[in-house]
This is a predicted structure of a 77-nucleotide RNA (SAH (S-adenosyl-L-homocysteine) riboswitch aptamer) from Actinoplanes sp. TFC3. Lineage of the source: Bacteria > Bacillati > Actinomycetota > Micromonosporales > Actinoplanes. The sequence was found by an Rfam model in a public genome assembly.
RNA sequence: CAGGUCGAGGGGCGCUGCGACGGGGAAACCCGCCACGCUCGGCCUGGCACCAUCCGACCCAAGGGCGUCCUCCGAGU
Numbered sequence: 001c002a003g004g005u006c007g008a009g010g011g012g013c014g015c016u017g018c019g020a021c022g023g024g025g026a027a028a029c030c031c032g033c034c035a036c037g038c039u040c041g042g043c044c045u046g047g048c049a050c051c052a053u054c055c056g057a058c059c060c061a062a063g064g065g066c067g068u069c070c071u072c073c074g075a076g077u
Stems, first nucleotide, its partner, number of pairs: 001046009010070006018037001021032004036063001
């Protein structure tokens, strides 16, 4: 760094729909599905690179189309 898996980022309902995915098609494209596909952490596997790093304490995320509801915190009345 990549893939897989598990967890976390407080939840719900409605709408639209790009990518991915599924189906059709020679193709263009059409239909379906679809708003955790993002970030962080643990583990597994593989690749690349490096000569390094290790131990302890304390503190701690940032985001996620539109509308709306619940929950939580703060402020005002």